Bacterial RNase P class A, 348 nucleotides, folded computationally.
Rfam family: Bacterial RNase P class A. Rfam classes the family as a ribozyme.
It was read from a public genome assembly, where an Rfam model found it.
The coordinates come from a structure-prediction model, not an experiment, and the mean pLDDT is 76.
Of the family's consensus pairs, 96% are formed in the model.
[in-house]
Formats: sequence, structure tokens, C1' cells
RNA sequence: AAAGCAAGAUGGGCAGUUGCGUGCGGCGGAUCCGAAAGGUGCCGUAUGAGGAAAGUCCGGGCUUCGCAGGGCAGGAUAGUGGGUAACGCCCACCGAAGGCGACUUCAGGGACAGUGCAACAGAGAGAUACCGCCGCGCUUCGGCGCGGUAAGGGUGGAAAGGCGAGGUAAGAGCUCACCGACCCUUCGGGUGACCGCGGGGUCCUGUAAACCCUAUCCGAAGCAACACCGCAUACGGGGGAGGCUUGCCCGGCCGUUGAUCCCAAGGGUGGCGCGAGCACCUCGGCAACGGGGUGCCAAGACAGAUGAUUGCCGACCACAAAACCCGGCUUACAGUCUUGCUUUCUCU
Repeated sequence: AAAGCAAGAUGGGCAGUUGCGUGCGGCGGAUCCGAAAGGUGCCGUAUGAGGAAAGUCCGGGCUUCGCAGGGCAGGAUAGUGGGUAACGCCCACCGAAGGCGACUUCAGGGACAGUGCAACAGAGAGAUACCGCCGCGCUUCGGCGCGGUAAGGGUGGAAAGGCGAGGUAAGAGCUCACCGACCCUUCGGGUGACCGCGGGGUCCUGUAAACCCUAUCCGAAGCAACACCGCAUACGGGGGAGGCUUGCCCGGCCGUUGAUCCCAAGGGUGGCGCGAGCACCUCGGCAACGGGGUGCCAAGACAGAUGAUUGCCGACCACAAAACCCGGCUUACAGUCUUGCUUUCUCU
């Protein structure tokens, strides 16, 4: 220098004018709405979207339920160790596959529990003889029948573990050496998955992103949850045995002192942002992450605000906008920047 690999940051900037939401402070002998609670006006000041706010796919917080107990059904996950509030997430490692390499990918438990499936081709797909080879019998001498044979041919993703020798009528792990796979096992290393070196045995396909088996986890519903205040001929009217808890059963609980349900009423407040929070420093750890210290407070609507415009600059600016909150995953994304590493070439 070229080509790559991995990780991270940023997501137009500054200034002015003018709007809108929210918080706080101020202004009314104070305008309007309302039964009230409360809302509404004006001025000042502070502040006001994202890395994905998105998909709503996992996990949790929080809330309610008649305490969530047992069984069935159902769902999810699947190498090992760790992290975490938790996870199907993250980190490190192991194994397999790919790459010269940095590195990447993995739906990575079980096919001696059982069942199913393997299209087409092929004789045969889990049990088999089509061609060929060998033996015997027959023969019209072309062959035919019976038996043996998985070594050779052919089909296929897959056909008796591969290859060589012995052996044989021809053959065959039938026997032996080497290699491979699986099971058991001695020793050594590792927390472990597993690895290394030996010994013995077996060698009869694949599929569990097919049913299934094993292990672990899962109560349900969700902020329109839910709590409180208020309105009314207010302990309201109707109705009459069932209802709730989990899809089902058991069990439990509530209900004739009238539940669930239907009508009436249906306005407001809280929930609602101080949190598994953010920034920096430091210690432990390979890392994910954790401990400690200092500082900070940063949208909160309920028809829903963050817009428009001017100037300068960079160069015409991507994907896209909160709605209870958080941790992840996935998907979308113009451009710019940073760090570490690999391969090749050139120069010193």
C1' cells in the first nucleotide's frame, strides 16, 4: 500500500426569530367550565424522542385474583463452566463444519424403549441376488432350474466399515496387520464439556427443524392492569343460582344475609418516571459482570408537544418518532470516525 476480519462510537453543528407540551415561580378583590374535586388564562424560567422509540418475539419489575395444592393436557429450552432480578440473552471454553489466515457458523441430549418415513432410480432402503462369479443337475448346446456368494458391475444422498494379505469351488471380519467408528476400561491433565496415551470387545443405514423418550423451567391476566375520590330518591333498580380460581379433572373459595350478570351513573386524581438509573474514577475478573467512591436528575401526553423559518459552516443529510417501566433478541439504516488483528506485496 492493497485485500480482508472483528469490535465500538456518531446519526448534521452553531446562533437568532416564532410556535407547541411539561415542571417550577409569579399575576388577578380574578375571565370561563363544573354539583364538587378539579381544569382553563397571561408572564417569566427550566426542559422536551431513538439507536433502533419499530416488530411485540423472549425474560423480569409492578398490579389484580377467591394464596396459586395435586394430576392430565400444553408450551419452551437442550455441549460445559460462569454472569444476571430473570431469560430462549451475554461471556469464556469444548466439539463439529468452513476459511491460507484474522475469524465465522451450529435447530450441539437420545436412533440397542417403541412407532413411522426414506420420493425417483434400483433386484433390494433393513431386508434383499438384477447382471456377474462358483458348484450341482438337466439340455434341443442357445441356455434353463436349484443352491452358494455382497469380492466385481449397475441404481442411489445412503447398499454388508476401508484397504492389503491369507483363505476358498467362488467368496465373505471367515482369519490377520494397519486405519476408522461405537461401547467398556487403566493411567495422566482439566471445576467441567473434553483431551492425551494404552488395553479389551463390537462393527446391523439415515431421519427426532417426524411422533416420541429423558432432563430442567412455566398459576392466570395485563397500565383500557389496578387504587382512591365523586355523581344519583343511593344501603339505586332488575334478576334469582350459580360464580371464581387454569384448557380439563380433583381440591379450594365466594354466593338465597342475594353473588356473577343486566340497566342506571360513567366526572376526576393517582399509577407516571429516583431507576436492576446515568457519567467519571478505582479495585477484582481473560471476559460477560461485580464491589467501592464522587457527582448528576434527564419527556411523561390522554386526542396526544418537540414544528416552522433565517444566517454561517460541514456538504443536501439515512432508517425512523415515546405512551407503565426495564434487560435482551430481531429487523431497518445515507454517510463519517476510532481501535485491534490477518494475508500478500514493496521499501528500509